The RNA shown here (Glycine riboswitch aptamer) has 82 nucleotides and comes from a Candidatus Fermentithermobacillaceae bacterium.
RNA sequence: UCUCUGGAGAGCCAUUUCAGAAUGGCACCAAAGGGGUAACCCGCUUCACAAGCGGAGAAUCUCUCAGGUAAAAGGACAGGGA
Numbered sequence: 001u002c003u004c005u006g007g008a009g010a011g012c013c014a015u016u017u018c019a020g021a022a023u024g025g026c027a028c029c030a031a032a033g034g035g036g037u038a039a040c041c042c043g044c045u046u047c048a049c050a051a052g053c054g055g056a057g058a059a060u061c062u063c064u065c066a067g068g069u070a071a072a073a074g075g076a077c078a079g080g081g082a
Stems, first nucleotide, its partner, number of pairs: 001082006011026006027069003033065001034063003041055005
């Protein structure tokens, strides 16, 4: 990288439509992607320490831009195979 299996959360209303669904309003979810950062570490100020400032800094934490809120699809992550 490919393939197989498991895999959470969150919705109502209005209009249109035979229906699937689409659009709009308000609400909500966190597990594609994206943003944020604690300790440790580094630099500067200082004789030094302390302290301050700056850099770097992970996640299933956090934000909700993107995405999503019947099913399907997608899906972090976990396991098997090539």
Of the family's consensus pairs, 94% are formed in the model. The sequence was found by an Rfam model in a public genome assembly. Model confidence (mean pLDDT): 81 of 100.